[in-house]
């Protein structure tokens, strides 16, 4: 969310239950036997009473028989012969049923019902009396049966079974119906069938942190008991039995056929259906019976519920419904015995919540429908859009059909045939056949027909990837999503909504569970050098595995056979419901178990044989192999004595310390302990740990050689025994040196460290304990096989030699390199990590944790064994590329060093921060923001603020109307603007003309739109900065690698350079470097005016002034030159480097332009462009005024200085490069000056700006706050401009501040450079200490140790946002799970004891006692029984343990 039908299915608390029903039946076993009512009488006719008949031998009750042990429910318990499977019973029973056989006789005494009396509230009784039976008892009979005794046969698993025969004893019965017969019933026996009981093999969950368990326990003998074997029980005897192939203990659980998953092997599971078991409120017990220790029976105990008159009683839904409770959660207090089945009965029939049906629930499976065909103007509408369209979409509307379902009406089943009765057949009332009449809960249901209308019937989830399906809007790390990865911080296909789409469809999603994928417990089918994982190492028990050969057996193995493997299910083939699900029939399968037969290769086993595995003997040599004793020298320290004097010692540097009481140094003597230099070696030995002076004694193992012997004696090895470094512990020694702890001195922010001076345990010895290490080759042991090369140690052989070497070769050990193979790679590689075999140990994501608890060991320290909760999505290995390193190597750079000059101190200028403000517009922030955007803010600019105005707008296009250009004036206002008036029509086309139309333009109106220096540079383009003019960055093909990637690009040289050379599994190529381009330096040539002037001529006071010239300078075109070209040396005959010659210039001559792949989410939305968002009488536009110029302060960049290498004054010399028409502006005049007046010339190699300045010469100043310095301030001016108040520049006069070279720190620069001097330009009305240019004068570098930055190679890495990384621990706060904890409190359970109901059994039975016996009777006997006692025993109690939960102040770690 929901239309219909079919078939199925449907409590979790074995919790408690109201009510109804779920097991009765038989009169053909028996006795007794109503009532209501009706009829007829009687009493007096009305009421009423009474008799009688029917009701009726009926109802109900009782005795008796059979049934109630079936059917139905549930899964608590149970880890067990409970279940499954296959067997056994020669150790058993079996009512009813079938077959068969034999019998059915004579008696007797009671008793319930009933009647009377009586107790009790009730339940239920008591006493007396009557009575029947198919109830009970006794006797007779006895084929067979059982018991005892004896004899013979057969079989056998030797236990026994079976059969024949003789004798003795025990032991049965019931009748009813019917006219009768038959039949039925009853009793004994045999056989069958069915069902049950018992036993056995095999199979059947987890924990070893459960390792020992057991006293009826194991067995025997005897007895008891049972249907039956048995310690099942009892007495006695023995001491057994079980257990690492898991006993005992704990936890969990009904088992199976099956179900589910899987390719299978396996895994999980045990609903419905079926088989078995167990249970029936909990615990115990027996009775009856064929069968029970009994769901709807009994007794007892307990808990609970109910009734009660308080004395006492009743009850058991885990039957069907139903109720409460619990829970996420599961139905009606229905109908019927019509069918199937069951009980009883001769039967009719009765009973049956078994069953068959119906009801509820989409809980599952299956089927059907919600319409079909046509229909493009591709409607409206929605969504979207690049505005064209696209899409929902033939979808709808509309037309034509159909009628499942629904509604109405009509018809209408199958399931039913037995039984009964009648008949036929028959020996038969068996069975079969024929006939008659009857029986349906479901249900007037299924189904069929007709009528009716497209009418009443579609949703859910999803759309980032996995995974089929995409866009818009909203939101803005919010709200939310999420199975995993992960989405969301303003353009979200991932959130929410919408449109569209995808999937499934009366359902669809979610959650939970199981298997799969997972070869991720690996039998099929994994691993252990470094990822988790080889035990520290030997020896060795059990076990596992095991050489060659012949032979026997047949346990394993193999073959076919037999039995079984229930049915259902699965599979296959048919069939029935309209189909399917479902149901029915048949088949196959069931991999298993058992039995018997056969085979004999292999394994096994019996008894043999063999020698190659293994071992023994003989002869050798090697060795730090082990244990014990003794000996030796060097050195350290200490002691004694001598010499000797002021230091020694120690460190990066010091100090503590030692020393004038004589140290250190040195000589001699002595003492004592420990360790053994050289040899010494990836040399040797040992199982490992480990072992090092020499000698002796004792002793283990390996190796080599040659023969002989034993004859598989072998390998591995769970547990177990032993060994086991350092450190540690105990007892006793010893103690030189060293040296934890400790003390002192240093270092340091601190320094419980590193360094120094001392120094105790310890280190050493003996005897014990401990038992761990990165105990590592991080590689278990053994055996076999599989290319080599080269060392080394031990022992041999061969050849040769006088001999020793050399050389060849065998075995054993120990190294390196390397092939196949292997490995994730690294690597390993005959000493395997290769190929095989055997055995052992170990692993299964990280953390928690090798921890807690428990156990064992230990004196302790601790060791061994060894979890879980919780938590994370990783942890880890090997290799790759980068980045990084207070790693290494090589190299470069004004990077350092060597220098020069600055900044940081002063005043001012300018920018920034901060503060202030109405506003002080905005951007830029390490280098790489801060004289930056801005090459120039008084207005404008201007974006900001205040105020005044406008709204299709200042600007663009379109539409409509009018005038049309244009220009002048007035009023008002701060202006913008508002209002009004005047003049004035032109151009083009057309027309005869009027007129009409058009282009530029103006005004008005309408809306589309304009506009935005509003936001986002983290949505972008473009442009730019930076690393960096650093030398790098890549590609194609090939090759190598599983791959990421590598190679090329590394290496040896060299360069400024990935520049070049050589080498090389690389060969080439591209972007960068260099060169090509521009300027500059030299020369040639051509051309010359406005430039130049050597020669010639002319002229002037003077001047290239004039003629002229084309020489020079110069201008600007074209060229040349430089290339390591030449010489010498070095170097690989190279590249190249060093030196030299020549040359204007020499090794890229100098400078510029030129900026690889990329990095910094670098900068810019305020140059421009642009997505999205925002705004639209305002964030747009216009105007006036103000602000960007503020000022306690801080920083950056500059200017001027502090003076004598200087200032001032006078005179005097030499540039380059530029600019100039709204311009530059000469001569001359005026002004102290800025400047003014005036205007020649110049569109500029012609004229002007224009004076170059430092310099040089002379004079003066004499070390001072000055003749330095010029800030600040006062006054007076000039210029520009509409306008210099806020807020311009300059001039003159006056004033004359700070400042005497600048702390820490820091910047620039390597040649025409730094420094210093002036000149010009852009912007610009005006405004330059800034910026961009120009020339004049004109200085220092040993070198690469260090700082900074960069390049290449290499190395380590736990980094990759890449060291500004990553990351560790304490502490603080909150929370989670867990351990310990004085304890507290539950569950389960053991042991000992007390007490002991009911009950069986035993015993007793003095009370009571019909049947039988004796007896005439009384009575007695026999038997029985109430009761008593005993054993056992449930619940209960006491004490003490075990185990497992919960909880606990505090505390531990995670």
């Nucleotide at each position: 969310u929901a239309g219909c039908g079919g078939c199925a299915g449907g409590c979790u608390u074995a919790c408690a239950c109201a009510u109804g029903c779920a097991a009765g039946u038989c009169g053909a076993a028996c006795g007794a036997g109503a009532a209501a009512g009706u009829g007829u009488g009687c009493g007096c006719u009305u009421g009423c009473g009474u008799a009688u008949a029917c009701g009726a031998g009926u109802a109900g009750a009782g005795u008796g028989g059979c049934g109630c042990a079936c059917g139905g429910g549930u899964g608590a318990g149970u880890a067990a012969c409970a279940c499954g499977u296959a067997a056994a019973c020669a150790a058993u029973c079996u009512a009813u049923c079938c077959u068969u056989u034999g019998g059915u006789u004579g008696g007797g005494g009671a008793u319930a019902a009933c009647u009377a009396c009586u107790g009790g509230a009730a339940a239920c009784g008591g006493u007396a009396g009557c009575u029947a039976a198919u109830a009970c008892c006794c006797g007779a009979u006895a084929a067979g049966u059982c018991u005892g005794a004896g004899a013979g046969g057969u079989c056998u698993g030797c236990g026994g079974a079976u059969u024949u025969u003789u004798c003795a004893g025990a032991g049965a019965a019931a009748g009813g119906c019917g006219a009768g017969a038959c039949a039925c019933g009853c009793c004994g026996g045999a056989g069958g069938g069915u069902g049950a009981g018992u036993u056995u093999g095999c199979g059947u969950c987890c924990c070893a942190u459960c390792a020992g368990c057991u006293a009826g326990a194991u067995g025997g003998u005897a007895g008891g008991g049972u249907a039956a074997g048995g310690g099942c029980c009892u007495a006695c005897c023995a001491u057994g039995g079980c257990g690492a192939u898991g006993a005992c203990g704990g936890g969990u659980a009904g088992c199976u056929g099956g179900u589910u998953u899987g390719a299978g092997a396996g895994g999980a599971u045990g609903a419905u259906c079926a088989g078995c078991c167990a249970c029936a409120c909990u615990g115990g017990g027996a009775c009856u019976g064929a069968g029970a220790c009994a769901c709807g029976g009994c007794c007892c105990a307990g808990a609970c519920u109910c009734c009660u008159a308080c004395g006492g009683g009743a009850g058991g839904c885990a039957g069907c419904a139903g109720u409460g409770g619990g829970g996420a959660a599961u139905a009606u207090u229905g109908g019927a015995c019509a069918a199937u089945g069951g009980g009883g009965g001769c039967a009719a029939c009765c009973c049956u919540g078994a069953u068959c049906c119906a009801g509820c629930c989409a809980u599952g499976c299956c089927g059907c429908g919600u319409g079909a065909a046509g229909g493009a103007a591709g409607a409206a509408g929605g969504u979207u859009u690049u505005c064209g369209g696209a899409u929902c979409g033939u979808a709808a509307a509309c037309u034509u059909c159909u009628g499942u379902u629904g509604g109405g009406a009509g018809g209408g089943a199958a399931g039913a045939a037995a039984g009964a009765c009648c008949g036929u057949u028959u020996u038969a009332u068996a069975g079969a056949c024929g006939g008659u009449g009857a029986u349906g809960a479901c249900g007037g249901u299924a189904c069929c027909u007709c009528c009716u209308u497209a009418g009443c019937a579609a949703g859910c989830a999803c759309c980032g990837g996995c995974u089929a399906a995409c866009u818009c809007c909203g939101u803005g790390c919010c709200a939310g999503c999420a199975g995993c990865c992960g989405c969301g911080g303003u353009a979200a296909u991932a959130c929410g909504g919408a449109g569209g789409g995808u999937g499934c469809g009366a359902a669809c999603g979610u959650u939970g569970c199981u298997c799969g994928g997972a070869a991720u417990c690996a039998c099929u089918g994994g691993g252990c050098u470094u990822a988790a994982a080889g035990g520290g190492c030997u020896c060795g028990u059990a076990g596992g595995c095991g050489g060659u050969u012949a032979u026997g057996u047949a346990a394993g193995u193999c073959a076919g056979a037999u039995g079984u493997g229930a049915a259902a299910u699965c599979c296959c083939g048919g069939g029935g419901c309209u189909u399917a699900a479902c149901c029915c029939c048949g088949g196959a399968a069931g991999u298993g178990c058992a039995u018997a037969u056969g085979a004999a290769a292999c394994u096994a086993u019996g008894a043999g044989a063999c020698u190659u595995g293994a071992g023994u003997a003989u002869g050798g040599g090697a060795g730090a192999g082990g244990g014990a004793a003794g000996c030796g020298g060097a050195a350290u320290u200490c002691c004694u004595g001598g010499u000797g004097u002021a230091g020694c010692g120690g460190u990066g540097a010091a100090a503590u310390g030692c020393g004038u009481a004589g140290a250190u140094a040195u000589c001699a003597g002595g003492a004592g302990g420990a360790a053994c230099a050289c040899c010494g070696g990836u040399g040797g030995c040992g199982a490992a740990g480990g072992c090092g002076g020499c000698u002796u004694c004792c002793u283990g193992g390996a190796c080599c050689a040659a023969u002989a012997c034993u004859g598989a004696c072998g390998c591995u090895g769970a547990g177990g025994c032993g060994c086991g470094a350092a450190g540690g512990c105990g007892u006793g020694g010893g103690g030189a040196g060293c040296g934890a702890a400790c003390a002192g001195g240093a270092u340091u922010a601190g320094a419980u460290a590193c360094c120094c001076u001392g120094g105790u345990a310890g280190u050493c010895c003996a005897c014990g304990c401990a038992g761990u290490a990165a105990a590592c080759g991080u590689u278990g042991a053994u055996c076999a096989c599989u290319a080599g090369g080269u060392g080394u140690a031990g022992c041999g052989g061969g050849u040769a030699u006088u001999g020793a070497c050399c050389c060849c070769u065998g075995c054993u050990g120990u190294g390196c390199c390397g092939g196949a193979g292997u490995u994730a790679a690294c690597g390993c590689a005959u000493u395997a990590a290769g190929u095989g075999a055997u055995c052992c140990g170990c692993c299964u994501g990280g953390g928690g944790a090798g921890u807690a608890c428990g156990a064992u060991c230990g004196c302790a320290a601790g060791a061994u064994u060894a979890a879980a909760a919780c938590u994370c999505a990783a942890a880890g290995g090997a290799a790759u590329u980068g980045a990084c390193g207070g790693g290494g190597g090589c190299c470069c750079g004004c990077a350092c060093a060597a220098g020069c000059g600055g900044u940081g101190g002063a005043g001012c200028a300018u920018g920034u921060g901060g503060u202030u403000u109405a506003a002080u517009u905005c951007g830029a922030c390490g280098c790489a923001a801060c004289g930056c955007g801005a090459a120039g803010a008084a207005c404008c600019u201007u974006a900001c603020c205040u105020g005044g105005a406008c709204u299709u707008g200042a600007c663009a296009u379109c539409u409509c109307g009018g005038g049309a250009a244009u220009u002048c004036c007035g009023u008002u206002g701060a202006a913008a603007g508002a209002c009004g008036g005047g003049a004035g029509u032109g151009c083009c086309u057309u027309u005869a003309a009027c007129g009409a139309g058009g282009a530029a333009u103006c005004c008005g109106a309408u809306g589309a739109c304009a506009g935005g220096u509003g936001c986002u540079g983290c949505a972008u383009g473009g442009c730019u900065g930076u690393c960096g003019u650093c030398a790098g960055c890549u590609c194609g093909u090939g090759u190598c690698g599983u791959g990421a990637g590598a190679u090329g690009u590394u290496g040896g040289g060299u360069u400024a350079a990935g520049u070049c050379c050589c080498g090389c599994a690389a060969c080439g190529a591209g972007c960068g470097c260099a060169a090509c381009c521009c300027c500059u330096a030299u020369c040639u040539u051509c051309a010359g005016u406005u430039a130049c002037c050597a020669u010639c001529a002319g002229g002037u006071g003077a001047u290239g002034c004039u003629g002229g010239g084309g020489a020079c300078u110069u201008u600007g075109g074209a060229g040349a030159u430089a290339c390591u070209g030449c010489c010498c040396c070095g170097g690989u005959u190279a590249a190249c480097g060093g030196g030299g010659a020549g040359g204007a210039a020499g090794g890229u001559g100098g400078g510029g332009a030129u900026g690889a792949c990329g990095u910094c989410a670098a900068g810019u939305c305020c140059u421009c462009a642009u997505g999205g968002c925002c705004u639209u009488u305002a964030u747009g536009u216009c105007c006036a005024g103000g602000g960007c110029u503020a000022c306690a302060c801080a920083c950056g960049u500059g200017c001027u200085a502090c003076a004598a290498u200087g200032g001032u004054a006078u005179g005097u010399a030499c540039a380059a490069a530029g600019g100039g028409a709204a311009g530059c502006g000469a001569u001359c005049c005026c002004g102290c000056g800025a400047g003014g007046a005036g205007g020649a010339g110049c569109u500029a190699a012609u004229c002007c700006c224009a004076a170059a300045a430092a310099g040089c010469a002379u004079a003066u100043c004499a070390a001072a706050g000055u003749u330095c310095g010029g800030a600040u301030c006062g006054g007076a001016g000039u210029c520009u401009g509409c306008a210099a108040c806020u807020c311009g520049a300059c001039u003159c006069c006056g004033u004359g501040a700070a400042g005497u070279u600048g702390g820490a720190a820091u910047c620039g620069c390597u040649a025409g450079u730094a420094a210093u001097c002036g000149c010009g330009g852009a912007u610009c009305a005006g405004c330059a200490u800034g910026c961009c240019g120009c020339g004049g004068u004109g200085a220092u570098a040993c070198g690469u140790u260090c700082c900074c930055g960069g390049g290449c190679c290499u190395u380590g890495u736990a980094c990759a946002c890449a060291c500004c990384g990553c990351c560790c621990g304490u502490c603080a706060c909150a929370c989670c799970a867990u351990g310990a904890g004085a304890g507290u409190u539950g569950g389960c359970u053991g042991u000992a004891c007390c007490a002991g109901a009911a009950g069986u059994c035993g015993u007793u039975g003095g009370g009571c006692u019909a049947a039988c016996c004796c007896g005439c009777a009384a009575g007695g006997g026999g038997g029985g029984u109430a009761g008593g006692c005993g054993c056992c025993u449930a619940a209960g109690g006491u004490a003490u343990g075990g185990u497992u939960g919960a909880u606990g102040a505090u505390u531990g770690g995670g």
Background: Small-subunit ribosomal RNA from an uncultured organism, 1454 nucleotides, folded computationally. The sequence is in RNAcentral, with records from ENA, Greengenes and SILVA. The coordinates come from a structure-prediction model, not an experiment, and the mean pLDDT is 83.